The RNA shown here (transfer RNA) has 73 nucleotides and comes from a soil metagenome. Rfam family: tRNA. By type it is a transfer RNA.
């Protein structure tokens, strides 16, 4: 060079046939405890990699990029 697979919350990853984004750990606060871990219960946090198109309505569908990962050469 071609071919394939991914890019979504701090980190790992789910989101099915298009219908206004979730879990896990993590932080963070509170119970518990001489005070700590460990539970346990709650809370916060996200331009869905970027442009564009479709369409009422995109993370999701189409088309061009960047970028990781592998296979060919």
């Nucleotide at each position: 060079g071609c071919c394939g697979a991914g890019g979504u919350a701090g980190c790992u990853c789910a989101g099915c046939u298009g219908g206004u984004a979730g879990a896990g750990c993590a932080a963070c606060g509170c119970a518990c405890u001489g005070a700590a871990a460990a539970u346990g219960c709650g809370u916060g946090g996200g331009u869905c990699c970027c442009c564009g198109g479709u369409c009422c309505g995109a993370g999701u569908c189409c088309g061009g990029g960047c970028u990781u990962c592998g296979g060919c050469a």